[in-house]
RNA sequence: GGAGAGGGCCGGGUGGUCGCUGUUCUCGCCGCAAGGCGAGGGGAGAGGAAAGUCCGGGCUCCGCAGGGCAGGGUGGUCGGUAACGCCGACCGGGGGCGACCCCAGGGAAAGUGCCACAGAAAACAUACCGCCUCGGGUGCGGCAACGCGCCGCGGGGUAAGGGUGAAAAGGUGCGGUAAGAGCGCACCGCGGUCCUGGUGACAGGGCUGGCAUGGCAAACCCCACCCGGAGCAAGGCCAAAUAGGGGAGCGUCUCCGCCGCAAGGCGGGGUCGUAGGACGGCCCGUCCGAGACUUCCGGGUUGGCCGCUAGAGUUCCGCAGCAAUGCGGAAUCGAGAGAAAUGAUCACCGGCCCCGGCAACGGGGCGUCACAGAACCCGGCUUACAGGCCCUCUCCGGCU
RNA sequence: GCGCCUGUAGCUCAGCCCGGACAGAGCAACGGCCUCCGGAGCCGUGUGCCAGAGGUUCAAAUCCUCUCAGGCGCG
Numbered sequence: 001g002g003a004g005a006g007g008g009c010c011g012g013g014u015g016g017u018c019g020c021u022g023u024u025c026u027c028g029c030c031g032c033a034a035g036g037c038g039a040g041g042g043g044a045g046a047g048g049a050a051a052g053u054c055c056g057g058g059c060u061c062c063g064c065a066g067g068g069c070a071g072g073g074u075g076g077u078c079g080g081u082a083a084c085g086c087c088g089a090c091c092g093g094g095g096g097c098g099a100c101c102c103c104a105g106g107g108a109a110a111g112u113g114c115c116a117c118a119g120a121a122a123a124c125a126u127a128c129c130g131c132c133u134c135g136g137g138u139g140c141g142g143c144a145a146c147g148c149g150c151c152g153c154g155g156g157g158u159a160a161g162g163g164u165g166a167a168a169a170g171g172u173g174c175g176g177u178a179a180g181a182g183c184g185c186a187c188c189g190c191g192g193u194c195c196u197g198g199u200g201a202c203a204g205g206g207c208u209g210g211c212a213u214g215g216c217a218a219a220c221c222c223c224a225c226c227c228g229g230a231g232c233a234a235g236g237c238c239a240a241a242u243a244g245g246g247g248a249g250c251g252u253c254u255c256c257g258c259c260g261c262a263a264g265g266c267g268g269g270g271u272c273g274u275a276g277g278a279c280g281g282c283c284c285g286u287c288c289g290a291g292a293c294u295u296c297c298g299g300g301u302u303g304g305c306c307g308c309u310a311g312a313g314u315u316c317c318g319c320a321g322c323a324a325u326g327c328g329g330a331a332u333c334g335a336g337a338g339a340a341a342u343g344a345u346c347a348c349c350g351g352c353c354c355c356g357g358c359a360a361c362g363g364g365g366c367g368u369c370a371c372a373g374a375a376c377c378c379g380g381c382u383u384a385c386a387g388g389c390c391c392u393c394u395c396c397g398g399c400u
Numbered sequence: 401g402c403g404c405c406u407g408u409a410g411c412u413c414a415g416c417c418c419g420g421a422c423a424g425a426g427c428a429a430c431g432g433c434c435u436c437c438g439g440a441g442c443c444g445u446g447u448g449c450c451a452g453a454g455g456u457u458c459a460a461a462u463c464c465u466c467u468c469a470g471g472c473g474c475g
Stems, first nucleotide, its partner, number of pairs: 001396010012349007020045002023042008047371001051382002054380005059231004066284004071227005076090005091105001092103004106222002111220002113216003128162002130158006136151006170188006189211001190209008235306004245297005250273002253270007276288003313332008350369001351366006401474007410427004420458001429445005451467005
C1' cells in the first nucleotide's frame, strides 16, 4: 500500500424570531360536580431502531389455575437471567490459506408414510449387459480320447466391471477363487462393551463383532422440557338523568355452635328470591342449590380523574467470573398526550453534489441533508438506514 | 390492542392440506379459415422469476423463517 475479519460509537451544531403539547406559579371567568377555559411568567419536550408485533417478562383483572386430554412451543452441553425461541463459554459437524463465519444440532433397529423419471433393484432386496460353469445343438481339427470356436437355446453360480440415479446394500489394497464375494487379512469407517479424563455435551484408548437393516421427522409421529386465560379499550374511583343493579328486613336451603328426652328453639356463617347455577378449549374436579316477598338506595354508555412513568433506568469506579453477568459504591435524571405536540423561518458553521483551478481555494445548488418517529412499561430478536469516526486482528506485496 | 386470510398468465380462479420435474382452466390477445367487409363460428399460437429474500430437501408454487402489499373479524 492492497484485500479482508470482528467489535464499538455518532447520526447534524450554535444562536434569533414566530408557533405547538404537557407541567408549575399568579390572576380572571365558567360548570351541580369531577373539572374546564383564557391571559402572563418559569422550566421541559422522540429513537437507535420509538418500526415489525416475532418471542419473553412486569403490572392488572378473571374460575387461584390441582390432575388428565386437546392445542401451541422449544430441542448439543453447561452456565447467565425476572424470563425467553435471547446471551456467553464449550462440544460436534461444515466452510475459509487465515483472522473468523455458519448449523431447527434429540430420536430413522418404536411404528406409519414418501423416495417422481431412469434403473434389474429405492429396502423382507435383486440381476439388464457382463463374468464363470454345466447341459443341448452345431462348425473345424484329430483314428480316438479330446481340443479350439459359434448360438435370438436351457439349468446353475456371481455381484468384480459396465449402465441408471440425488442416493445402490461398508471403502481402499493384498490374498483367494471356475468366476467372484468380509470368503480371509491389513488400514479406515460402523456397531457392542470396558477403562481413563471431563459437571456435561464429548474426547482418547483397549477388547470384540465380518458389518447386523440408505435418505427424509422445516412428513405424521415418539421422547424430554415449557406454556391457565385475557389484555392499559387491563383495571379502579367520581358525577346529573332511565333500564339493569345494590343494601336492609323477611323468608328458603345448607353448615357450625349452644339448649332440650324429643318435637323444636336461640345465635353465627354461607346462599338464593328461582329450574338448575357459578365456569372462560374439553373432562375430572371444586363450590352452591328448590318454591316467597317488602322497603330503601342508586347509576352502564358518555364525560372527568387515577393507573402514567424513577425504572430488571443511565454514567463512572471497584470486586468476583474466560465470558454472558452478578455484587457493592458514587453521581445523575424529569414527553406522558389520548387520534395524538416535538414545527416553520432566518443567519453562521458542518456535510453532500456540480462548475473552474496543478493545488490552495473560489462560485453555485441541496433541509428529500439517511431510515424513521413515542401512546402502560421493560429485556431481546428481526427489519430499514445518506454519511462519518474509533479499536483489535488476518492474508498478500513493497521498502528498511 | 388482539386474532386471522390472501398474493399463481392482461383479468377471474384451480393446483398448496399430503413436495415430483414443459404449472393448468375460462375469458381476453394474436394468427389463419369463412365473408364484399365486420361480427359470430371453426382451427391454431404464445403468455408466468408462482409477491420478495433466505433456509430444509435429491427435488419447493406447495414445508419453515423473515420482509412487502392488500383485505377481514372482535373489543